A computed fold for a 72-nucleotide RNA from a marine sediment metagenome, annotated as transfer RNA.
RNAcentral holds the sequence, with entries from MGnify.
Model confidence (mean pLDDT): 84 of 100.
Its Rfam family is "tRNA". Its family is annotated with triplet codon-amino acid adaptor activity in the Gene Ontology.

RNA sequence: GGGCCCGUAGCUUAACGGAUAAAGUACAGGAUUCCGGUUCCUGCGAUACGGGUUCGAUUCCCGUCGGGCCCU
Numbered sequence: 001g002g003g004c005c006c007g008u009a010g011c012u013u014a015a016c017g018g019a020u021a022a023a024g025u026a027c028a029g030g031a032u033u034c035c036g037g038u039u040c041c042u043g044c045g046a047u048a049c050g051g052g053u054u055c056g057a058u059u060c061c062c063g064u065c066g067g068g069c070c071c072u
Base pairs, nucleotide, nucleotide: 001071002070003069004068005067006066007065010025011024012023013022018055027043028042029041030040031039048064049063050062051061052060
């Protein structure tokens, strides 16, 4: 330098192009307990960035950035 794959809550994963982006775990508050743990309830929190296509984009296209693999 070229090719391929990936990027969504702190972490691990979902989401035919269509209703409020879902769950587990973590974290915070509450219930329970003499206290803690366990269990239950509630809450918090995300589409890497910029454009394009479309009535509608996490999804499709282009570029940039980051990560992985291969070739030279």